[in-house]
A computed fold for a 98-nucleotide RNA, annotated as SAM riboswitch aptamer (S box leader). The model forms 94% of the base pairs in the Rfam consensus. The sequence was found by an Rfam model in a public genome assembly. Its Rfam family is "SAM riboswitch aptamer (S box leader)". Rfam's curators write: The SAM riboswitch is found upstream of a number of genes which code for proteins involved in methionine or cysteine biosynthesis in Gram-positive bacteria.
RNA sequence: CUCUUAUCAAGAGAGGUGGAGGGACCGACCCUGUGAAGCCCGGCAACCUGUUUGAAUCAGGUGCCAAUAUCGGCAGCAUUAAGGCUGAAUGAUGAGAG
Numbered sequence: 001c002u003c004u005u006a007u008c009a010a011g012a013g014a015g016g017u018g019g020a021g022g023g024a025c026c027g028a029c030c031c032u033g034u035g036a037a038g039c040c041c042g043g044c045a046a047c048c049u050g051u052u053u054g055a056a057u058c059a060g061g062u063g064c065c066a067a068u069a070u071c072g073g074c075a076g077c078a079u080u081a082a083g084g085c086u087g088a089a090u091g092a093u094g095a096g097a098g
Stems, first nucleotide, its partner, number of pairs: 001098008013041001015040003021031003025073004042065003046062005069090001074087004
């Protein structure tokens, strides 16, 4: 990097550092100097492993900690319109394979 598969409406600091950006992409909208990203500490709890069946706990490997994966981006349903519903696609993460 590619493929397969599961999940994505819950949960998580008014700490330190750092200094302007961030929310994948595009559009919208939003967060941010009453301080962004990153890093440290802290926290959450999903997947896998330790462990034979079930449950709990603990440890380890990843993950995550504004807003439904912030909303829409393609198709369908419905509608005067707006709002709405469903499924894809895309993306993210875990596990497995090449």